This is a predicted complex of two RNAs, RNase P RNA and transfer RNA, with 431 nucleotides together. Rfam match: Bacterial RNase P class A. It is annotated as a ribozyme. The prediction has a mean pLDDT of 79.
RNA sequence: AGAGUUCGCCGGACAGUCGCUGUCUUGCCUUGGCAGGAGGGAGGAAAGUCCGGGCUCCAUAGAGCAGAGUGCCAGAUAACGUCUGGGCGGUGUAAGCCGACGGCCAGUGCAGCAGAGAGUAGACCGCCUAAGUAUCUUCGGAUAACGGUAAGGGUGAAAGGGUGCGGUAAGAGCGCACCGCGUGGGUGGCAACAUUCCACGGCAUGGUAAACCCCACUCGGAGCAAGACCAAAUAGGGAUCCAUUAGGUGUGGCUCGCAUCGGAUCCGGGUAGGUCGCUUGAGGCGUGCAGUGAUGUACGUCCCAGAUGAAUGACUGUCUAUUACAGAACCCGGCUUAUAGGCGAACUCUAAUC
RNA sequence: GGCAAUGUAGCUCAGUUGGUUAGAGCAACGCAUUCAUAAUGCGUGGGUCGCAGGUUCAAAUCCCGCCAUUGCCACCA
Numbered sequence: 001a002g003a004g005u006u007c008g009c010c011g012g013a014c015a016g017u018c019g020c021u022g023u024c025u026u027g028c029c030u031u032g033g034c035a036g037g038a039g040g041g042a043g044g045a046a047a048g049u050c051c052g053g054g055c056u057c058c059a060u061a062g063a064g065c066a067g068a069g070u071g072c073c074a075g076a077u078a079a080c081g082u083c084u085g086g087g088c089g090g091u092g093u094a095a096g097c098c099g100a101c102g103g104c105c106a107g108u109g110c111a112g113c114a115g116a117g118a119g120u121a122g123a124c125c126g127c128c129u130a131a132g133u134a135u136c137u138u139c140g141g142a143u144a145a146c147g148g149u150a151a152g153g154g155u156g157a158a159a160g161g162g163u164g165c166g167g168u169a170a171g172a173g174c175g176c177a178c179c180g181c182g183u184g185g186g187u188g189g190c191a192a193c194a195u196u197c198c199a200c201g202g203c204a205u206g207g208u209a210a211a212c213c214c215c216a217c218u219c220g221g222a223g224c225a226a227g228a229c230c231a232a233a234u235a236g237g238g239a240u241c242c243a244u245u246a247g248g249u250g251u252g253g254c255u256c257g258c259a260u261c262g263g264a265u266c267c268g269g270g271u272a273g274g275u276c277g278c279u280u281g282a283g284g285c286g287u288g289c290a291g292u293g294a295u296g297u298a299c300g301u302c303c304c305a306g307a308u309g310a311a312u313g314a315c316u317g318u319c320u321a322u323u324a325c326a327g328a329a330c331c332c333g334g335c336u337u338a339u340a341g342g343c344g345a346a347c348u349c350u351a352a353u354c
Numbered sequence: 355g356g357c358a359a360u361g362u363a364g365c366u367c368a369g370u371u372g373g374u375u376a377g378a379g380c381a382a383c384g385c386a387u388u389c390a391u392a393a394u395g396c397g398u399g400g401g402u403c404g405c406a407g408g409u410u411c412a413a414a415u416c417c418c419g420c421c422a423u424u425g426c427c428a429c430c431a
Stems, first nucleotide, its partner, number of pairs: 001350010012319007020041002023038007043325001047336002050334005055223004062256004067219005072086005087101001088099004102214002107212002109208002124153002126149003133144004161179006180203001181201005186195003227276004237267006247261004269430003283302008355427007364380004373411001382398005404420002407417002
């Protein structure tokens, strides 16, 4: 200098003018408003609503079956399908990145077409004729499959360890060497796992569990339109069905348990007001300590949207400047997806120079 | 704001222990029939199975992530 990887941060700034919406405060007028002042006012994803938790109601959330989810190991956490560290596998020259990564030697199932054979393997082509059998024979042998053979060909996504030597009629873990695989032990590690350690086994155990299933662990349901209170209004209405204690409902699978005593669907009637829940929180920032890290902890400091037809905007000037994706609605922790442009740190590879 | 369901031909729908080539009706087009049209008969074309990724030998179907559409949810008696 070029190419690249990972992590973190920003997401327009300043000034002026005019607005919008809450809070506090001062003044005015009888309510309720008006005016002035001070201070606050969208995001890194506020999004998708995909996970987890808080909170609220139903038992202080209870038991069993069913069902759902998760799935290498250890840890972090309020919890998680998240995160951190490690193992194994894949990938990249490397920094690194990716992985639904338990179990088909518990059981059951599936594999179309092609192919001889698709799971207790298999003889279509090819190879062989040693032994046995059949036919012929010049008695040397020749021919053959109804016999042997999984080395070679062919089919297929997949054909039941690989290479070499021996062996054989031809072949074959049939035997041996090396590689691979499996079992047991030792060693290291909390563990997953590793092993240039030792012994044994000729190889058994093909694929599929994002097929049923098995194993381990987790999960009660509903959601702020939850829920509590005040006020107003009306027809405390009608039809059908179920049930009436071995039952119904709360309760969104079933049974038990607990509480309670009618319930479901449809049609019709009334109100469309207010208060709370509502934002001080697993909170932000800084420093120290513990830990490889996620994170935890101590001290100091700060208060930082809370609307309900629903505010957070418009214009002008300067800075390269209309400039990305995009707008809170009970609140947090994650994941996923979208995102113009910019900044910082660490590391890798290539080339050259010192 | 919350909770559900759906997406297959121009339209309405089938298609599920994953399998040979994704079908049906209506519509469209062509031929026959008719003087002509309709109806009828025969035939033909038309599909990125909403999009993208994964599992598998093989995906409309199984899994995951997005996109679009639709429906339901206030209180009182």